The RNA shown here (SAM riboswitch aptamer (S box leader)) has 107 nucleotides and comes from an Acidobacteriaceae bacterium. The model forms 94% of the base pairs in the Rfam consensus. Lineage of the source: Bacteria > Pseudomonadati > Acidobacteriota > Terriglobales > Acidobacteriaceae. Its mean pLDDT, the model's own confidence on a scale to 100, is 83. Rfam family: SAM riboswitch aptamer (S box leader). Gene Ontology term of the family: regulation of gene expression.
[in-house]
RNA sequence: ACUUCAUGAAGAGUGACUGAGGGACGGGCCCUGCGACGUCACGACAACCUGCCUGAGCAAUCAGGAGCCUGGUGUCAAUUCCCGCCCGGAAACGGGGAACAUGAGAU
Numbered sequence: 001a002c003u004u005c006a007u008g009a010a011g012a013g014u015g016a017c018u019g020a021g022g023g024a025c026g027g028g029c030c031c032u033g034c035g036a037c038g039u040c041a042c043g044a045c046a047a048c049c050u051g052c053c054u055g056a057g058c059a060a061u062c063a064g065g066a067g068c069c070u071g072g073u074g075u076c077a078a079u080u081c082c083c084g085c086c087c088g089g090a091a092a093c094g095g096g097g098a099a100c101a102u103g104a105g106a107u
Stems, first nucleotide, its partner, number of pairs: 001107001003105006013042005021031003025084004043076003048072002052065005080099001085096004
């Protein structure tokens, strides 16, 4: 980089430095000099992988569970902030998809 699978309505912030932008993209709507984005420190949330337990299996592996102070990641404004394509509907709204994000795996 590309691809497969899973998840995305819950949850969790202070300080320091810097100094104007940020919320992927387009539209909207928000956040922001009462200091955004970013970096660092400490803290927190969560539980995808590892590890642990149980069951199935010859095995590879699959399913379920508990826990997480400590391993590898992730996250800590707003549902992935909302909508963006398709279907249903008068509308409200509902369902699906795409895209995006994160994890685990393949190339």